[in-house]
Molecule: transfer RNA
Organism: Candidatus Peregrinibacteria bacterium CG10_big_fil_rev_8_21_14_0_10_49_16
RNA sequence: UGGGGCGUAGCCAAGUGGUAAGGCACCGGGUUUUGGUCCCGGCACUCGGGGGUUCGAAUCCCUCCGCCCCAG
Repeated sequence: UGGGGCGUAGCCAAGUGGUAAGGCACCGGGUUUUGGUCCCGGCACUCGGGGGUUCGAAUCCCUCCGCCCCAG
């Protein structure tokens, strides 16, 4: 420098046009003598940043940033 992939919560991770699943962690409650286990509830509107398309964007397009792989 060229090509490809990835970026979603504290961590892992699904969702590939119609107001973002799940697990762990965390918080509140129940159970328990206490802790753990178990049960119930809560927890992301900056989905890496900006712009565009669309009635509507995590999702499509452009650009920038970061990480990984390949080529030189």